Large-subunit ribosomal RNA, domain I from a Verrucomicrobiales bacterium, 547 nucleotides, folded computationally. It was read from a public genome assembly. Its Rfam family is "Bacterial large subunit ribosomal RNA". Rfam links the family to the GO terms structural constituent of ribosome and ribosome. Its mean pLDDT, the model's own confidence on a scale to 100, is 81.
Context: one part of a larger RNA
RNA sequence: AGCAUAUGGUGGAUGCCUUGGUGCUAACAGGCGAUGAAGGACGUGAUAAGCUGCGAUAAGCUUCGGAUAGCGGCAAAUACGCUUUGACCCGGAGAUUUCCGAAUGGGGUAACCUGGCUGGGGUAAUACUCAGUCGUCUCACUCUGAAUAAAUAGGAGUGAGUUCGCGAUACCUGGUGAAGUGAAACAUCUCAGUAACCGGAGGAAAAGAAAGAGAAUCGAUUCCGUAAGUAGUGGCGAGCGAAAGCGGAUCAGCCCAAACCGAGGGCUUUGCUCUCGGGGUUGUAGGACUCCAAUGUGAGACUGACAAUAUUAGAUUAAGCGUGUGGAAAAGCGCUCCAUAGAAGGUGAAAGGCCUGUGAUCGAAAAUUGCGUCAGCUCUAGGAUGUUCCUGAGUAGUGCGGCACACGUGAAACGCUGCAUGAAUCUGCGGAGACCACUCCGUAAGGCUAAAUACUCGUUAGCGACCGAUAGUGAACCAGUACCGUGAGGGAAAGGUGAAAAGUACCGCUGUGAGCGGAGUGAAAUAGAACCUGAAACCAUAUGCUU
Repeated sequence: AGCAUAUGGUGGAUGCCUUGGUGCUAACAGGCGAUGAAGGACGUGAUAAGCUGCGAUAAGCUUCGGAUAGCGGCAAAUACGCUUUGACCCGGAGAUUUCCGAAUGGGGUAACCUGGCUGGGGUAAUACUCAGUCGUCUCACUCUGAAUAAAUAGGAGUGAGUUCGCGAUACCUGGUGAAGUGAAACAUCUCAGUAACCGGAGGAAAAGAAAGAGAAUCGAUUCCGUAAGUAGUGGCGAGCGAAAGCGGAUCAGCCCAAACCGAGGGCUUUGCUCUCGGGGUUGUAGGACUCCAAUGUGAGACUGACAAUAUUAGAUUAAGCGUGUGGAAAAGCGCUCCAUAGAAGGUGAAAGGCCUGUGAUCGAAAAUUGCGUCAGCUCUAGGAUGUUCCUGAGUAGUGCGGCACACGUGAAACGCUGCAUGAAUCUGCGGAGACCACUCCGUAAGGCUAAAUACUCGUUAGCGACCGAUAGUGAACCAGUACCGUGAGGGAAAGGUGAAAAGUACCGCUGUGAGCGGAGUGAAAUAGAACCUGAAACCAUAUGCUU
């Protein structure tokens, strides 16, 4: 020096565990905000650095309920207190709620600086101080008022609205709108009306009661399955890709404008126009107008009262002992009981009968919910005659240029529209994929509408052939922290003594350091806080063998 064995050290794998994650199900909720949000800054405790809570009334104040003997958060200890006159705790309602932040009197390098007005305190007077108020936008009205005569823009004021910001990079709708890519290159095409950005809304949104569909029939919309990768479309390449119909989910239909009548107002007064009320709402056309008949039936998505139920604290509740092993019994053995309860968790090992619970049955002063009932309000109907009147205009259509339709300009309808032009009025008008005829279908140019559908930041309850600390969230632990970066942004590591701190009194060595030896606790201290188990690499010591 090597090899081997043993004993230790180092190290933190493995095993076991789980406070944390993750996916999903059901129900709920689906918003918060100028009555100042989300998110923060700074304060706040007897002692107080951090977290949590709270806000100068500051780990809290008031009240109403629940529950109960202890309590003053994490978090020990000391001091001092509170509490059966009910504290602490749980729930409902309320009060307070500094400063910043949409931030809104003005300014600003967020948490700071600095004003006006009104009222109060205070001063001899200033000062100082307290309370309130002063933003933008939109709408209405009033007063003013340019270029420019009338006017308009603009300005000032008063009143009303309560708009602005945040949130789940969720879902919805409108606007703007790519490229990498594919076409084995690339330009039409594709990716894709996707991503991204902007506006807007709701618990859903959007759509929606046929100027439909398309073939002899149906009857608002939405969603699912199918039709179907079909019909089509397509440098007929790559690709794109329906609809009717059928089967289901869910079902719900309505209101204006106009004609006409009435009331009121204005004006250039025999007419025109404005406002309000009645009337009226459709396609086998309907309505007005004229005439006849009927005073009742139902409906509601609106408002109010009462109110079942449910939510936000809770309550009651079955049944076991002995023995022996052990540090400890819930394991073993023996006998026994309950069960609408043998879900689960805990308890010194493994408990239906020890504890919390579970199953079952009850429960609310207050707030929310609102099945349903009642009341109000609103809506609701027939027939006849057709002379007359009405039935949505810069609209329909057309031309040019585009877009969207599965459909790339094509034979290209239908729908939307920028520019230009521009009808008809029910004997009307639009459609049935150029166009024409016939035959059918519908009634544009106003509006509203639940459910079936989409999503999940969140709350409650639960589940998993999901993870178990290099896994599972980045984060089981004071993590979006430490740290890095000018910044946008990037972004960790880090769990486990023991049943119980019983966390080693006392003695010794020592630098009165680290550490250790006795003693003691404990079942165990090679469980001693660098603490469960404690692999390997690596190190040391002892012994053996070889050189």